[in-house]
A computed fold for a 352-nucleotide RNA, annotated as Bacterial RNase P class A. It was read from a public genome assembly, where an Rfam model found it. Its Rfam family is "Bacterial RNase P class A". From the family's description: Ribonuclease P (RNase P) is a ubiquitous endoribonuclease, found in archaea, bacteria and eukarya as well as chloroplasts and mitochondria. By type it is a ribozyme. The coordinates come from a structure-prediction model, not an experiment, and the mean pLDDT is 75.
RNA sequence: UGAGCAGGAUAAAUGGUCGCGGCUGGCAGGCCGAAAGGUGCCAGACGAGGAAAGUCCGGGCUUCACAGGGCAGGGAUGCCGGAUAACGUCCGGUGGAGGCGACUCUAAGGAAAGUGCAACAGAAAUGAACCGCCCGCGCUUUUUGGCGCGGGUAAGGGUGGAAGGGCAGUGUAAGAGACUACCGCCUCCCCGGCAACGGGGAGGGCAUAUGUAAACCCCAUCCGAAGCAAGGCCGCAAAGAAGCAUAUGGCUGCCCGUCAGCUUCAGGUAGGCCGCUUGAACCUGCCGGCGACGGCAGGUCUGGAUAGAUGACCAUUCACGACAUAACCCGGCUUAUCGUCCUGCUCAUGUA
Numbered sequence: 001u002g003a004g005c006a007g008g009a010u011a012a013a014u015g016g017u018c019g020c021g022g023c024u025g026g027c028a029g030g031c032c033g034a035a036a037g038g039u040g041c042c043a044g045a046c047g048a049g050g051a052a053a054g055u056c057c058g059g060g061c062u063u064c065a066c067a068g069g070g071c072a073g074g075g076a077u078g079c080c081g082g083a084u085a086a087c088g089u090c091c092g093g094u095g096g097a098g099g100c101g102a103c104u105c106u107a108a109g110g111a112a113a114g115u116g117c118a119a120c121a122g123a124a125a126u127g128a129a130c131c132g133c134c135c136g137c138g139c140u141u142u143u144u145g146g147c148g149c150g151g152g153u154a155a156g157g158g159u160g161g162a163a164g165g166g167c168a169g170u171g172u173a174a175g176a177g178a179c180u181a182c183c184g185c186c187u188c189c190c191c192g193g194c195a196a197c198g199g200g201g202a203g204g205g206c207a208u209a210u211g212u213a214a215a216c217c218c219c220a221u222c223c224g225a226a227g228c229a230a231g232g233c234c235g236c237a238a239a240g241a242a243g244c245a246u247a248u249g250g251c252u253g254c255c256c257g258u259c260a261g262c263u264u265c266a267g268g269u270a271g272g273c274c275g276c277u278u279g280a281a282c283c284u285g286c287c288g289g290c291g292a293c294g295g296c297a298g299g300u301c302u303g304g305a306u307a308g309a310u311g312a313c314c315a316u317u318c319a320c321g322a323c324a325u326a327a328c329c330c331g332g333c334u335u336a337u338c339g340u341c342c343u344g345c346u347c348a349u350g351u352a
Base pairs, nucleotide, nucleotide: 001348002347003346004345005344006343007342008341009340010339012317013316014315015314016313017312018311020047021046023044024043025042026041027040030039031038032037049323053334054333056332057331058330059329060328061227062226063225064224074223075222076221077220078219079093080092081091082090083089094108095106096105097104098103109218110217114216115215116212117211118210130157131156132153133152134151135150136149137148138147139146140145165183166182168180169179170178184206185204186203187202188201189200190199191198192197231274232273233272234271240265241264242263243262244261248260249259250258251257281300282299283298284297285296286295287294288293318321
């Protein structure tokens, strides 16, 4: 210099004016409302995100359900160890795949329990003779040979993603784990490791042996349901219950009854409040840990609306500005994103 790998930061900047939202203080014994509560003006400091998004996982919280245990059925997860409130997330490893490398990807239990499926091609898709090879017999030919029949054979060819462990040799008529070495596989033992697994050794001749379990299935572990329009409190109304004297009104002159009225209870509509934002919170430092993370100390308060605020304009500057706007909260995952900057590392080339 070029090409790359991994991680992180930021999300135009500064100033001014006018708005909007909740909060604090004042005007204040103001105004509206039955009440709860709401509201005007002034001042002050605050006021969206890295994903606030998708709503895909996990939890807190709330209501409902539920003695305890087991089986069946359903769903999720699936190498090992750890982190965590929990997780399908994260961290560290193991095996496998890719890359020269930094590094990346991996849904990675079981196919020697059973069932299913494997299009096309191919003789055959699970336990296989199509071609070929070999042997025998017959016919034919002058002979090598050719044809037919019967048998052997998985070494070779061909088809396929996949062809009955691979490969080399011995052996054989030709062949074959039939036998031998190496590799693979299976079983057992030793060593290292918490473990996944790694290293080594011995044995088995391979009838355990194609693939597929994000096919059924088997094994192991886990799982109650619905969600803040959850739910709780107050409460003008409607329907409801009780009471009402020598007392009130209508039906009806009187009694009963009934309707109205009044009082109390209950109820819960309109409306209001709580839930609601102080939290597995954030920042800084120290300590433990490879790390995810944990502990301790100090500091900070940082949206809470309910028709729903966070915007508009002006000035200056620049690289001219992407994706996108909270609605109970938190931990993750996934997806979207104009650019700019920083850190560490790899490969190639050149120069000193």